[in-house]
RNA sequence: GUCCGUGUGGCCUAAUGGAUAAGGCGUCGGUCUCCGACACCGAAGAUUGUGGGUUCGAGUCCCAUCACGGAUGCCA
Numbered sequence: 001g002u003c004c005g006u007g008u009g010g011c012c013u014a015a016u017g018g019a020u021a022a023g024g025c026g027u028c029g030g031u032c033u034c035c036g037a038c039a040c041c042g043a044a045g046a047u048u049g050u051g052g053g054u055u056c057g058a059g060u061c062c063c064a065u066c067a068c069g070g071a072u073g074c075c076a
Base pairs, nucleotide, nucleotide: 001072002071003070004069005068006067007066010025011024012023013022018056027043028042029041030040031039049065050064051063052062053061
């Protein structure tokens, strides 16, 4: 350089092109406890890597680009 894969809350992982992106861990608060842990209840936390495009509608499809990982390195 070329090709392939991945990118979604702090972390891990879902979501058939269809309404408000779901769950777990963690965090914070509450109940409980002498205190803590456990358990239970509740809350916050996401411009779905970035920028465009297609579409009535995009996490999902297309193009470009960035980051990471992998494969390959031939001919003249």
The RNA shown here (transfer RNA) has 76 nucleotides and comes from a Gammaproteobacteria bacterium. It was read from a public genome assembly. It matches the Rfam family "tRNA". Rfam classes the family as a transfer RNA. The prediction has a mean pLDDT of 81. The source organism's lineage runs through Bacteria, Pseudomonadati, Pseudomonadota and Gammaproteobacteria.